[in-house]
RNA sequence: AGGGGUAUAGUUCAAUGGUAGAGCAACGGUCUCCAAAACCGUUAAUGUGGGUUCGAGCCCUGCUACCCCUGCCA
Numbered sequence: 001a002g003g004g005g006u007a008u009a010g011u012u013c014a015a016u017g018g019u020a021g022a023g024c025a026a027c028g029g030u031c032u033c034c035a036a037a038a039c040c041g042u043u044a045a046u047g048u049g050g051g052u053u054c055g056a057g058c059c060c061u062g063c064u065a066c067c068c069c070u071g072c073c074a
Base pairs, nucleotide, nucleotide: 001070002069003068004067005066006065007064010024011023012022013021018054026042027041028040029039030038047063048062049061050060051059
């Protein structure tokens, strides 16, 4: 320098263009002498700027970060 991929909750991952979910974690409750386990519940997210569309996490695009491949110089 060229090509490709990824970015969603604290974390790991889902989500045919049509109400953003789950596991773990955290918090609260039930149970217990206490705790653990189990069960119930709560909090919490689409990297950023544009575009397309009646409607975008999803399609197009600039940027940013990270990962992979190829090449150049040293």
RNAcentral holds the sequence, with entries from ENA and MGnify. A computed fold for a 74-nucleotide RNA from Youngiibacter fragilis 232.1, annotated as transfer RNA. Lineage of the source: Bacteria > Bacillota > Clostridiaceae > Youngiibacter > Youngiibacter fragilis. Rfam family: tRNA. The prediction has a mean pLDDT of 81. RNAcentral records the identical sequence in 10 taxa.